[in-house]
């Protein structure tokens, strides 16, 4: 610091997601040790048990027992225990400490202040004092009530308990003064009132003195109360709230101000700077994150607040309205004798419950701190420690060195190897943690006691000694043994470090996002290996970050989300020039505060670290104070450039009202006139013989104003168009004068606001939703046509919305120009008008800088700046629901959420596509010729059938295709018989040469038996041994597979298409994809060439080079040829001879727009002509760019993977591939006379031939047979060319056309023609008379027609591949169909139109709204009722201290009552939540149904 994800690719916008850090966590797997921390986030749910606040005998009275000892009359008594325990009176403390976060949006908290409006026990300091008396009461005793808890009555008694009196100070109060002041204060003095305990204890020379208490003042310290400024949540779908409310006077009350409370008076107070309501929440220091600003958070530690079962209340006290106090009510739990009582863990442990989840009913007061005490000491679940938990942070270990035969084993492999891997083993060492043994702390200082110093002495202080440890025999140290006890988890497609094998086969599963999985998955599962972290590792959850994705720092609004439809204007915000003053903002200095802890820095300390200690810095804040005066502000004075007013002038569909006009449509009347009119793509509905349409004349009525009319004018916008008049708004130009900042914007508010719509009343010609009919159509609730009502028009009133758009808020200033146009003005010139130059205002176009994602904008900004307002924050749900406001309604304004998706989008790019455009080409159409589609047959395919009918090929580009040839074989299929190292390959072992002949069984494969036979090479005299080839038998490695996958592949092929295209380098342009080049103007068959051009070049294609054919030259003449010469024959190059010709086959020539003319740009080139065998690529062939179709082929071959291995391999026999209701493709033969039959006669080319072609001859009607010359081929043979030509017959018919089918008889090939061959002869003689819709080929030696040959092959072509013979017609032309090239345009397509995509319906699921209701929560109002309790009132009752005239009084208590008031009750509202038959739309789902709305002119923009 970024990355992934929208696209074919790009840039942008924009969301989603990831990598980081953190946690009081939880879950999964795993787990050695230690240190330091942390540990109910949920039910402020309920709690058994124990403990958590007592202490003081030096305040007071009283006062046991057990035990022990002694005595005893055996009943008991005495002493001790002991002035102890327990309890009581009294004092102090239980308001601290500890817990929790319910409530609380508040002066609760934080911060800074105020208190002259206050209090403060204990403590410190400093004054003054501490005198004299009195009456009770608890404990206790007796009696008594009660189950208990607890009481009642009588009697006794003490005090540091209580009461009275004395004394006493400006400390307090009342009254009347003075001075100062910060103005409820301070100081001062006068009169009156007003206190306490000779207590406890130590020493004592008994005189006193000390200590602790006590009373009353002053001061301090500490802690609090109250008040104020400022700061920190959400909601406006909460906009108005308030009656003690706001203020005053008086009184009450409090420590104290105050409506705090009450009476009276006034009617105020708060609120858009958010009152009131609702929701949520303890606040802070801090913590987490972040570069920061911020955001989130408020566990542990610390400060403050609030609370203590729920609600209310007061008492005591210095302090409470009191966690372990009291009273009352309520809920709950427990006890009960049913009468009544008891209780409050949000203290520490612990239990149940809830929950994903959070610990021991531990030890100790040794330390620190607290309460009491003079002290010893007691108490202390505060605290110190220990226990549990990897919950977090930190540290340590699980060993180190060496060790290659790179062991075994695993995994993998191209089988060579690679890897785990120096890893292990082995050898040599070390000893942390753990284990064993021994030693063993710091934390301890006090207090107290003893001694000493000091003091006159005591006390205090100081010194020494003694004593005190829960943790703990712990930390730590030493010794011993021993590599021994100690590694896992996640991940490995990209992001993101890390790859292979196997299994699985859109299954099982994974997944944070993109996405993996449909037979070769680095993405699932396992394994090997690797990567990362490590006593942990992952997952989940949450927060911040990344996210500039709420933008102060630091975003936007023409088209991506986003400018309000427009104006007027309130609050608010902002505001021209000069001067002076002030100092609120601002800036600077000083100062106070900003608790500690935390963070940061330095140092130190635990062996290090985490942790801890000390010091510093910092705490960005607030207050006070001193100063500065530029800027903002405030005040005053002044100015004129902003703004405005006055004068003159012209322009204008600006607005309102009234009147007038002509054209046209329609209707009515009349005339002329006759059969149609109208309408459409074509029609029909419709009108018309009752007279339409057409035409002429007259009339009625309504609406709108042609031409002028113009990116011209006016208006704020909506909008405004005939002419005239009246009323009226605004802008503009010119020139001067005046006012003197009067300005800009504008939340709310008010007004205007197209069309449609609504209300009332008019009006209604034309047009025209709805509606009706006619067409179209599969349908047509549409488009088209004929009609037609609301409406459109007017008046008045509503509605308040539009793509209300420049999709661009208003205002001001600044920033190159050019060119139109409208209005007004100036200059020059003119008699004048133009023209020309120029200023202001408006309105357009082009364009620089700049800007923008790009498109574009560009002085009319979307540029550069400022001011103010409005608005946006992913898509869908949704501008919807609910609520509120408005409206007569329709509806409008405001405006969510659940749920769902990973996108939705903008601009531009390249393609593809279009029932878009332009242009060009092609047998593409057209013009022609001949076919197919109908028949029969052949052949292929589908289908069906079958044991099998093997398999593949499926639009063009499958279908006479693989198959250049299935009777067996082929053959892959079926049935049956057999084989299992195999039919075939390599290696090993044994035997044998090989091989040949006969023979048994069998359908054959196979099998039985017998016989013959020994070769080659090496060594050796030989016997023999070894080897090569071959055969047989055997073992295992292996063979084999036409089994699967052409969507794993190579190779080969088809197709677009022989179409003219496809690209690259460098440069340039663009942010980029890309563009340019390759586009443009011409031209071409061609991206062929020329010209131009930010391009210049180049490559693959085109063309040419190659083959063939057409002409010719040279060379060469055998097997070819024969002109001349000779010979021969019936005849023939037959022979001699020759190579001239033909021909053969080699090498050359020739054609290049080269020449001429015209056109063209002077070019490329085109047209015409000459010459020429050939003329503009002469004809034909070979040659197929980048690529497309997951095109075809695993059954040619090759090959990965999978499958099979006595079978999916191999072999044999037989069958099938040849089936047959049917459908299609490709062909053949025909339907006839341009023909058929018969006869005669002529002319090719190209091929093939020794397992062959086979002549002549003979036989057969023939297929063919016999036989065999010749030929390894320019020699011989196949071989007859046929159509044609000549002659003759047929005479238009199912025929002398046509030949299918069938019968018989044959031929040939072959082991074998039954299934299932071809051919021959005789006989038979079917359909068919030129073929519907539709469709194919062909542009010249072509079509058509005629025959010939070859490959395959034993045999078997109507197919295929070649060859020649005869030999046409037509092309005006490019509108249309099909295909293609180029340019351009639109696009929501990119799997690319066979694309994309919308809505209803049906089904399933999900969340939400409405709903008769129903059940809760919360709250307002009214009323009833009213516990406890404070206060008030009351002589009903009681009454020690004081007073008394002894009667009583004062004071007090009880009781009653009044006000207030909690719970409770009744009634009625508001808000909110749950649920609800049914219902509404929404979302999501696999291939459902119906249509085709949108995207191209999307077929009606």
């Nucleotide at each position: 610091a970024g990355a992934g994800u929208u696209u074919g690719a790009u840039c942008c916008u924009g969301g989603c997601u990831c990598a980081g850090a953190a946690c009081g966590a939880a879950c999964g797997u795993u787990g050695g040790c230690g240190g330091c921390g942390u540990g109910c986030c949920u039910a402020a749910c309920a709690c058994a048990u124990g403990c958590a606040a007592g202490u003081c005998g030096a305040a007071c009275g009283a006062g046991a027992a057990c035990g022990c000892u002694c005595c005893u009359u055996c009943g008991g008594g005495a002493g001790u225990a002991a002035g102890u325990a327990a309890a009581g009176u009294g004092g102090c403390g239980g308001a601290c400490g500890g817990g929790u976060g319910c409530g609380u949006a508040a002066c609760a908290c934080g911060u800074a202040g105020g208190u002259a409006a206050c209090c403060u026990a204990c403590c410190c300091u400093u004054g003054a004092g501490c005198u004299u008396g009195g009456g009770a009461u608890a404990a206790c005793g007796a009696u008594u009530c009660g189950a208990a808890a607890g009481g009642a009555u009588c009697g006794c008694u003490a005090a540091u308990a209580c009461c009275a009196a004395a004394u006493a100070a400006g400390a307090c109060c009342a009254c009347a003064g003075g001075g100062c002041c910060u103005c409820g204060g301070c100081c001062u003095g006068g009169u009156g009132g007003g206190a306490a305990a000779a207590g406890a204890u130590g020493c004592u020379u008994c005189g006193g003195u000390g200590u602790c208490a006590c009373u009353u003042g002053g001061g301090g310290a500490u802690g609090g109360g109250c008040c104020u400024g400022c700061g920190g949540c959400c909601u406006a779908u909460c906009a108005g709230c308030u009656u003690g409310u706001u203020g005053g006077u008086g009184a009450g009350g409090u420590a104290a101000c105050g409506g705090c409370u009450c009476a009276c008076c006034a009617a105020g107070g708060c609120a858009g700077c958010g009152a009131c309501u609702g929701g949520u929440a303890g606040c802070u220091g801090g913590u987490c994150u972040g570069a920061g600003a911020g955001g989130a958070u408020g566990a542990u530690c610390a400060g403050c607040c609030a609370c203590a079962c729920u609600a209310g209340g007061a008492c005591u006290g210095a302090g409470a309205c009191a966690c372990g106090g009291c009273c009352u009510a309520g809920a709950c739990u427990c006890c009960u004798a049913c009468g009544g009582g008891a209780g409050g863990c949000a203290g520490c442990a612990g239990u149940g419950g809830g929950g994903a989840a959070u610990a021991u009913u531990g030890c100790g007061c040794a330390a620190u701190g607290g309460g009491c005490g003079a002290a010893a000491g007691c108490c202390u679940g505060a605290c110190g420690c220990a226990g549990c938990a990897a919950c977090g942070c930190c540290g340590c270990g699980u060993g180190a060195g060496u060790g290659a035969c790179g062991a075994a084993g695993g995994c993998u492999u191209u089988c060579g190897g690679g890897u785990c891997g120096u890893a292990a083993a082995g050898c040599u060492c070390u000893g942390u943690c753990g284990c064993c043994u021994g030693g063993g702390a710091c934390g301890a200082a006090c207090a107290a006691g003893u001694c000493g110093u000091u003091u006159a002495a005591c006390a205090a202080a100081c010194g020494a000694c003694u004593c005190u440890g829960a943790c703990g025999g712990u930390a730590c140290c030493a010794g011993g043994a021993a590599a021994g006890g100690a590694a896992g988890c996640a991940c490995c497609g990209g992001c993101u470090a890390a790859c292979u094998c196997u299994g699985u086969g859109c299954c099982a599963g994974c997944a944070g996002c993109c996405g993996c999985g449909g037979u070769a998955a680095u993405a699932c599962a396992g394994a090997g290996g690797g990567u990362g972290c490590a006593a942990a590792c992952g997952u989940u959850g949450u927060u911040c970050g990344g996210a500039a994705u709420u933008a102060u720092u630091g975003g936007g609004c023409g088209u991506a989300a986003a400018g309000g439809g427009c104006g007027c204007g309130u609050a608010g915000g902002c505001g021209g020039u000069g001067a002076u003053a002030c100092a609120a903002g601002u800036c600077a200095g000083g100062u106070g505060u900003g608790a500690a802890a935390u963070c940061c820095c330095a140092u130190c300390u635990c062996u290090c670290a985490a942790g801890g200690a000390u010091g510093g810095a910092a705490c960005u804040g607030c207050g006070c104070u001193u100063g500065a005066a530029a800027c903002u502000g405030u005040a005053u004075c002044a100015c004129u450039a902003g703004a405005g007013u006055a004068u003159c002038g012209g322009a204008g569909g600006g607005g309102g009202u009234g009147g007038c006009g002509g054209a046209a449509u329609u209707c009515c009347c009349g005339g002329u006139g006759u059969a149609g009119a109208g309408g459409u793509g074509a029609a029909a509905u419709u009108c018309g013989u009752a007279g339409a349409u057409a035409u002429c004349g007259g009339g009625a009525g309504g609406a709108a104003c042609a031409c002028c009319c113009g990116u011209g004018g006016c208006g704020a916008a909506g909008g405004c168009g005939g002419c005239c008049a009246c009323c009226u708004g605004g802008a503009c130009g010119a020139a001067u004068a005046c006012u003197g900042a009067c300005g800009c914007u504008g939340a709310g508010g008010c007004g205007c606001g197209a069309a449609a719509g609504c209300g009332u009343g008019g009006g209604g010609a034309g047009c025209a939703a709805a509606c009706a009919g006619g067409a179209u159509u599969a349908g047509a609730u549409a488009c088209c046509c004929u009609g037609g009502u609301a409406g459109u028009c007017c008046a008045c009133g509503c509605c308040g919305u539009a793509a209300a758009c420049g999709a661009u808020g208003a205002g001001u200033g600044c920033u190159a120009g050019g060119u139109g146009u409208a209005g007004c003005g100036g200059g020059u010139a003119u008699u004048g008008a133009c023209c020309c130059c120029u200023g202001c205002u408006g309105u357009g176009c082009c364009g620089c800088a700049g800007u923008u994602a790009a498109c574009g904008c560009a002085u009319u900004a979307a540029g550069c700046a400022c001011u103010c307002c409005g608005c946006c924050u992913g898509g869908g749900g949704a501008g919807u629901a609910c609520g509120g406001c408005c409206g007569c309604a329709a509806g409008g304004c405001u405006a969510a959420a659940a749920c769902u998706c990973a996108a939705a989008g903008g601009a531009a790019u390249u393609g593809a596509c279009g029932g878009g455009g332009g242009u060009c080409c092609g047998c593409a159409c057209a013009a022609g010729c001949g076919g197919u589609g109908g028949a029969g047959c052949a052949u292929g395919u589908g289908g069906u059938u079958u044991a099998a009918u093997u398999c593949g090929a499926c639009g063009c580009a499958a279908c006479g295709c693989g198959c250049a040839g299935a009777a067996c074989c082929u053959u892959a299929c079926c049935c049956g018989g057999u084989c299992u190292u195999g039919a075939c390959a390599u290696c090993c072992c044994g035997a044998g040469a090989a091989c040949c002949c006969c023979u048994u069984g069998g359908a054959a494969a196979c099998u039985u038996g017998g016989g013959g036979g020994u070769g080659c090479c090496u060594a050796g005299c030989a016997a023999u041994a070894g080897g090569a080839a071959c055969u047989c038998g055997g073992u295992g490695a292996c063979a084999g597979g036409u089994g699967c996958u052409g969507c794993a592949u190579g190779g080969c092929u088809g197709u677009c298409g022989u179409c003219a295209g496809c690209u690259c380098g460098u440069g340039u342009c663009g942010u980029g994809a890309g563009a340019u080049g390759u586009u443009g103007g011409g031209u071409u068959a061609a991206g062929u060439c020329c010209c131009g051009c930010a391009a210049c070049g180049a490559g693959c294609g085109c063309a040419a080079c190659c083959c063939u054919u057409a002409c010719u030259u040279c060379u060469a003449g055998u097997u070819g040829c024969c002109a001349g010469c000779g010979a021969g024959u019936a005849a023939u190059g037959u022979c001699g001879g020759g190579c001239a010709c033909u021909c053969u086959a080699g090498a050359g020539g020739g054609a290049c727009u080269g020449c001429c003319g015209g056109c063209g740009u002077u070019a490329a080139g085109c047209c015409g002509g000459a010459g020429g065998a050939a003329g503009g690529u002469g004809g034909g062939g070979a040659u197929g760019a980048c690529g497309u179709c997951a095109a075809g082929u695993c059954c040619u071959c090759a090959u990965g993977g999978c499958c099979u291995u006595u079978a999916u391999g191999a072999u044999c026999g037989g069958g099938g591939c040849u089936a047959c209701a049917c459908a299609c493709g490709u062909g053949c033969u025909a339907c006839a006379a341009u023909g058929g039959g018969c006869g005669a006669u002529a002319c090719a080319a190209a091929g093939g031939g020794u397992u062959g072609c086979a002549a002549g001859a003979c036989c057969g009607c023939g297929a063919g047979g016999u036989g065999g010359a010749g030929c390894u081929a320019a020699u011989c043979c196949c071989a007859a060319a046929a159509a044609a030509u000549c002659g003759u017959c047929c005479c238009c018919a199912g025929u002398u056309c046509g030949g299918a089918u069938u019968g018989c008889a044959g031929u040939c090939u072959g082991c074998a023609a039954c299934u299932c061959g071809a051919c021959u002869g005789c006989a038979u003689g079917a359909a068919g008379g030129c073929g519907g819709a539709a469709u194919c080929g062909c542009u010249a030696g072509u079509a058509a027609u005629c025959g010939c040959g070859c490959a395959u092959c034993a045999g078997a072509a109507c197919g295929g591949c070649g060859c020649g013979g005869u030999g046409a017609a037509u092309a005006c032309g490019u509108u249309c169909c099909c295909g293609g090239g180029c340019c351009u345009u639109g696009u929501a397509c990119a799997c690319a139109c066979c694309g994309c995509c919308c809505g209803u319906c049906a089904c399933a699921c999900c969340a939400c709204g409405a709903a008769a209701g129903u059940c809760g929560g919360u709250u307002g109002c009214a009323c009833c009722a009213g516990a406890a309790g404070u206060g008030g009132c009351a002589c009903g009752c009681c009454c020690a201290a004081c007073c008394c005239u002894c009667g009583g009084g004062a004071a007090g208590g009880c009781u009653g009552u009044c006000c207030c008031u909690a719970a409770g009750g009744u009634g009625u509202g508001g808000c909110u939540g749950g649920u609800g038959a049914u219902u509404g739309g929404g979302g999501u789902g696999a291939a459902g149904u119906c249509g085709u709305a949108a995207c191209a002119a999307g077929g009606u923009a």